[in-house]
Predicted 3D model of a 353-nucleotide RNA (Bacterial RNase P class A) from a Candidatus Omnitrophota bacterium.

RNA sequence: AGGAGUGACCAGGUGUUCGCUCACCAGAUUUUCUGGUGGGAGGAAAGUCCGGACUUCUGCAGGGAAGAUGGUUCCUAACAGGAACAGGUAGCAAUACCUGGAAAGUGCCACAGAAAAUAUACUGCCUAUCACCUAUAAAAGUGGUAGGUAAAGGUGAAAAGGUGAGGUAAGAGCUCACCACUUCUCUGGUGACAGAGAAGGUAUGGCAAACCCCAUCUGAAGCAAGGUCAAGCAGAACCAAUGGGUUCCCUGCCCCAAAAAGGUUCGGGUAGACCGCAUGAGUCAGAAGGUGACUUCUGACCAAGAUGAAUGAACACCUAAAACAGAAUCCGGCUUAUUGGUCACUCCUUUAU
Numbered sequence: 001a002g003g004a005g006u007g008a009c010c011a012g013g014u015g016u017u018c019g020c021u022c023a024c025c026a027g028a029u030u031u032u033c034u035g036g037u038g039g040g041a042g043g044a045a046a047g048u049c050c051g052g053a054c055u056u057c058u059g060c061a062g063g064g065a066a067g068a069u070g071g072u073u074c075c076u077a078a079c080a081g082g083a084a085c086a087g088g089u090a091g092c093a094a095u096a097c098c099u100g101g102a103a104a105g106u107g108c109c110a111c112a113g114a115a116a117a118u119a120u121a122c123u124g125c126c127u128a129u130c131a132c133c134u135a136u137a138a139a140a141g142u143g144g145u146a147g148g149u150a151a152a153g154g155u156g157a158a159a160a161g162g163u164g165a166g167g168u169a170a171g172a173g174c175u176c177a178c179c180a181c182u183u184c185u186c187u188g189g190u191g192a193c194a195g196a197g198a199a200g201g202u203a204u205g206g207c208a209a210a211c212c213c214c215a216u217c218u219g220a221a222g223c224a225a226g227g228u229c230a231a232g233c234a235g236a237a238c239c240a241a242u243g244g245g246u247u248c249c250c251u252g253c254c255c256c257a258a259a260a261a262g263g264u265u266c267g268g269g270u271a272g273a274c275c276g277c278a279u280g281a282g283u284c285a286g287a288a289g290g291u292g293a294c295u296u297c298u299g300a301c302c303a304a305g306a307u308g309a310a311u312g313a314a315c316a317c318c319u320a321a322a323a324c325a326g327a328a329u330c331c332g333g334c335u336u337a338u339u340g341g342u343c344a345c346u347c348c349u350u351u352a353u
Stems, first nucleotide, its partner, number of pairs: 001349011012318007020040009042324001046335002049333005054222004059253006066218005071085005086099005100213002105211002107207003122153002124149009161179006180202001181200008226275004235266005243256003282301008
């Protein structure tokens, strides 16, 4: 200097004038108005995907279903999140991505190929025998029958573990050596696993985001939750094995209810005000512990709360100032959309000192 990898920050600023809204204080002519002080839309506010906090519903027991997650250990309120580690794949590397079980069972693997999973012999190789040819006969050659073989070749993503040597009629773990695989033991590690040794010729591939098996976990509904106040009307019919009791189903026991408590259908009235409403698993700083995610302690701070929906407009200057885009109960994550700038660390190549 070039290329690559990982992570983080910012999202306009200052001044003047006018406008909207919240909290507190003061005053007044107290439906409300005036003045002062302080605050007012994001990194994703989006998606509604995951987990909770919070609110309401609670008699007990048994059985079943459905769903979610998936290497190991730790963090967290919890999670399908995060950190570290293990194994595998890609890359020169920094790094990135993946992860229970195929020997419990069932099922699928197009085309090609002889044959696709207790699978098979297409071209072949070897032995025996018959016939033909030759001709004195045999050998060699061609064809048939019987037996042996899976080493060589072909097809394919994958074809009875791989390489080498010996052996054989020809071959094969048939035998041996090394590797691979299975089981056991020892060492290290919390563990997934790693290393070493011994025994065994041992085995027919892939797919579980196919059904399934194993382990762990799961009540439902949701701020339009749920409360308080005010106002207003008009009830009628049906249900008793009804209706309800944690709102996936079934069974048993128990409780409420027999005046319709409750439920269903038809019809009528109301649509107002207030709370919930922002003090939180909160933010910032320091110290200690931990490889880290993070935890503990001390101190300081309070930073939107609308409800047909506030958080804005104009001018001037600075500037890299553009994109994606607007809070509605709140918080921790994930995913998606997207502009420009800045910073830090790491890897590779080249050059100079």
Its Rfam family is "Bacterial RNase P class A". It is annotated as a ribozyme. Its family is annotated with ribonuclease P activity, tRNA processing and dimeric ribonuclease P complex in the Gene Ontology.